Predicted 3D model of a 93-nucleotide RNA (SAM-I/IV (S-adenosyl methionine) riboswitch aptamer) from a soil metagenome. It matches the Rfam family "SAM-I/IV (S-adenosyl methionine) riboswitch aptamer". Its family is annotated with S-adenosylmethionine metabolic process and regulation of gene expression in the Gene Ontology. Its Rfam clan is "SAM clan". The sequence is in RNAcentral, with records from MGnify.
């Protein structure tokens, strides 16, 4: 610096702390990045890799705060390596 915080979705388990709170772990939820559905663009789709999320604070409102995303991993470089059995395709070229 740029985008979201509208909607979604646990009174699970376990572990630290005096509390707040934090961490794990199974579930869920969500297209913000990568990838894949089409050779490429666009719209839409798919939880498959990386993240976050599972109901944020203050104001009356303006806004401010504050959180998440802006791929992951090996390599000095050059470079390389995974990425579902899922998925809907439509315009364009």
């Nucleotide at each position: 610096g740029c985008a979201u915080c509208a909607a979604g979705a646990g009174u699970g388990g376990g572990g630290c702390u005096g509390a707040c709170g934090c961490c794990c772990u199974c579930g869920c939820c969500a297209a913000c990045c990568u990838g894949c559905c089409u050779u490429c663009c666009c719209g839409g789709g798919c939880a498959a890799g990386g993240u976050g999320g599972u109901u944020c604070c203050c104001g009356a409102a303006a806004g401010g705060g504050g959180a998440u995303g802006c791929g992951g991993c090996c390599a000095u470089u050059c470079g390389g390596c995974a990425a579902c059995g899922a998925a809907a395709c439509g315009g364009g070229u």